Small-subunit ribosomal RNA, 5' domain from Candidatus Achromatium palustre, 521 nucleotides, folded computationally. The sequence was found in a public genome assembly. Its mean pLDDT, the model's own confidence on a scale to 100, is 87. Its Rfam family is "Bacterial small subunit ribosomal RNA". NCBI's taxonomy places the organism under Bacteria, Pseudomonadati, Gammaproteobacteria, Thiotrichaceae, Achromatium.
[in-house]
Context: one part of a larger RNA
RNA sequence: GAUUGAACGCUGGCGGCAUGCCUAACACAUGCAAGUCGAACGCGAAAGUCCUUCGGGGCAAGUAGAGUGGCGGACGGGUGCGUAACGCGUAGGAAUCUACCUGGUAGCGGGGGAUAACUUAGGGAAACUUAAGCUAAUACCGCAUACACCCUACGGGGAAAAGCGGGGGACCUUCAGGCCUCGCACUAUCAGAUGAGCCUGCGUCGGAUUAGCUUGUUGGUGGGGUAAUAGCCUACCAAGGCAACGAUCCGUAGCUGGUCUGAGAGGACGAUCAGCCACACUGGGACUGAGACACGGCCCAGACUCCUACGGGAGGCAGCAGUGGGGAAUAUUGGACAAUGGGCGCAAGCCUGAUCCAGCAAUGCCGCGUGUGUGAAGAAGGCCUGUGGGUUGUAAAGCACUUUCAGAAAGGAAGAAAAGUAAGAAGCUAAUACCAUCUUAUCUUGACGUUACUUUUAGAAGAAGCACCGGCUAACUCCGUGCCAGCAGCCGCGGUAAUACGGAGGGUGCAAGCGUUAAUC
Numbered sequence: 001g002a003u004u005g006a007a008c009g010c011u012g013g014c015g016g017c018a019u020g021c022c023u024a025a026c027a028c029a030u031g032c033a034a035g036u037c038g039a040a041c042g043c044g045a046a047a048g049u050c051c052u053u054c055g056g057g058g059c060a061a062g063u064a065g066a067g068u069g070g071c072g073g074a075c076g077g078g079u080g081c082g083u084a085a086c087g088c089g090u091a092g093g094a095a096u097c098u099a100c101c102u103g104g105u106a107g108c109g110g111g112g113g114a115u116a117a118c119u120u121a122g123g124g125a126a127a128c129u130u131a132a133g134c135u136a137a138u139a140c141c142g143c144a145u146a147c148a149c150c151c152u153a154c155g156g157g158g159a160a161a162a163g164c165g166g167g168g169g170a171c172c173u174u175c176a177g178g179c180c181u182c183g184c185a186c187u188a189u190c191a192g193a194u195g196a197g198c199c200u201g202c203g204u205c206g207g208a209u210u211a212g213c214u215u216g217u218u219g220g221u222g223g224g225g226u227a228a229u230a231g232c233c234u235a236c237c238a239a240g241g242c243a244a245c246g247a248u249c250c251g252u253a254g255c256u257g258g259u260c261u262g263a264g265a266g267g268a269c270g271a272u273c274a275g276c277c278a279c280a281c282u283g284g285g286a287c288u289g290a291g292a293c294a295c296g297g298c299c300c301a302g303a304c305u306c307c308u309a310c311g312g313g314a315g316g317c318a319g320c321a322g323u324g325g326g327g328a329a330u331a332u333u334g335g336a337c338a339a340u341g342g343g344c345g346c347a348a349g350c351c352u353g354a355u356c357c358a359g360c361a362a363u364g365c366c367g368c369g370u371g372u373g374u375g376a377a378g379a380a381g382g383c384c385u386g387u388g389g390g391u392u393g394u395a396a397a398g399c400a401c402u403u404u405c406a407g408a409a410a411g412g413a414a415g416a417a418a419a420g421u422a423a424g425a426a427g428c429u430a431a432u433a434c435c436a437u438c439u440u441a442u443c444u445u446g447a448c449g450u451u452a453c454u455u456u457u458a459g460a461a462g463a464a465g466c467a468c469c470g471g472c473u474a475a476c477u478c479c480g481u482g483c484c485a486g487c488a489g490c491c492g493c494g495g496u497a498a499u500a501c502g503g504a505g506g507g508u509g510c511a512a513g514c515g516u517u518a519a520u521c
Base pairs, nucleotide, nucleotide: 001521002520003519004518006517007516008515009514010513013368014367015366016365017364018363019361020360021326026324027323028322030321031320032319035071036070037069040068041067043065048059049058050057051056078279079278080277087204088203089202090201091200092199093198096196097195101192102191103190104189105188106187107186109143111141112140118133119132120131121130122129123128149158150157151156163184164183165182166181167180168179171178172177205251206250207249212242213241214240217239218238219237220236221235222234223233224232254276255275256274257273258269259268260267261266281302282301283300284299285298304315305314306313307312332358334357335356336355340354341352342351343350344349371401372400373399374398381392382391383390384389405462407457408456409455410454411453415448420442421441422440423439424438425437427435465510466509467508468507469506470491471490472489476505477504478503479502480501486493487492
């Protein structure tokens, strides 16, 4: 000099864009953060209102709701404890899996038995739970079929499915439909895409006051296991494997793209944003699933907190806010799904503390303003003085203007494209239904928001401080003090004329900031 996720002191007008627990991976009250689908399925209220023969019935409504089932809760969001490792970076590899999506091929036949919800009867303080009975399905299980698929001793063997919705001319019909067609689902398989698992070369902090380490250890065979290779596991056999090119041990640490600095080489760092990894009260474990050994799932153990009728139960903010604590120090228990994206759904839509916005903070960067011109009687006052004057100083006042920003009033974009409705075209089709595509028209959808921006309006009106002035280093005098009080980054000032302490006047430098401290180059 540059820089910072900074803090502290004094001061503080506005806007834009960023950023904001670096410490206790400390403990957490409260609310929200993952649901959705009735076009898979069986059930099914009430308030209210209307009628009533006062028994009840209709509408609300097959709505709300819970349940079975499907898909999603493995994404998104947080944190950096652990990890010196194929964890990360980079370049490769072969022995793998991949829901949803895309393309191809083939299929979607015919049966069965349950069970939740519900009802009844219990147990329990509660959490919850037991028994009996009833019922449905795209839930579950056989059978049939098998181009491709899997196994094979090449003889053969094995394995599948589910329906739902829209429309309809003949024909059948129990008037539900069958049947046809379209769409969405479903089954098997081949490819693609995406995502993931695995292996390897090289690189990746400090310590030798850590020199030897290792027994599933290193390799082989048989067996097991995995989606897959492999001591991944196991039995047996062999005795190997690593290491001064630093093994092992100890300490520290998430890694990278990058950031800061520097002419560069390099050095330091790894907040925000992006990629990867690890973790989710602590430790362990598996289940389900295409995918987890799963932050807001399960089980066990532990610590802690809470409830309890003492028998037993409940919980996990390193999600967003917020609280206590720690700390020099870090924000609102806000709005909206309008946009972007995600989940579910045919869709309408629902959910979304992701996200978009707003709030707080000079925390940073950038921009703007706090007036402009004129004005010598060089006013008054202050300070200095050699008492003549000098300086503050065109500074003020006065006069003439302007109105950015802030204030008040009015107007007012863009972020909105879709979806919906209507018409038309061509496609599918037996079909002019339906459906999907395209075109045109129309109708709406904005949290921000009193938006940006523009116009009008009043008035110089509302808006300057901080540090320094001995040298380094730009900027000097007076008074007070008297080695005292104090200053200080270094040199050093202060003991009666202190440009170095304190105050004042003046000056210098930066400026909505200025200085100090800390840290890096």